[in-house]
RNA sequence: GGGGGGUUAGCUCAGCGGUUAGAGCGCUCGGCUUACAUCCGAGAGGUCAUAAGUUCAAAUCUUAUAUCCCCCA
Numbered sequence: 001g002g003g004g005g006g007u008u009a010g011c012u013c014a015g016c017g018g019u020u021a022g023a024g025c026g027c028u029c030g031g032c033u034u035a036c037a038u039c040c041g042a043g044a045g046g047u048c049a050u051a052a053g054u055u056c057a058a059a060u061c062u063u064a065u066a067u068c069c070c071c072c073a
Stems, first nucleotide, its partner, number of pairs: 001072007010025004018056001027043005049065005
């Protein structure tokens, strides 16, 4: 220098252009317990990396940028 893939909750990751963006773990509160853990119930937490574009509608499609990983030279 060229090509490919990733970026979504604190962490690991789902999520065919169309309802309110979700799960597990973690966190907070309540129940249970003498207490802790387990278990049960509820809750908080997200500018979907950034910007622009396409569209009636974008986390999802296109382009650029940033960053990480892999391959080729």
Background: The RNA shown here (transfer RNA) has 73 nucleotides and comes from candidate division WWE3 bacterium RIFCSPHIGHO2_02_FULL_38_14. The coordinates come from a structure-prediction model, not an experiment, and the mean pLDDT is 82. Rfam family: tRNA. Lineage of the source: Bacteria > Bacteria candidate phyla > candidate division WWE3.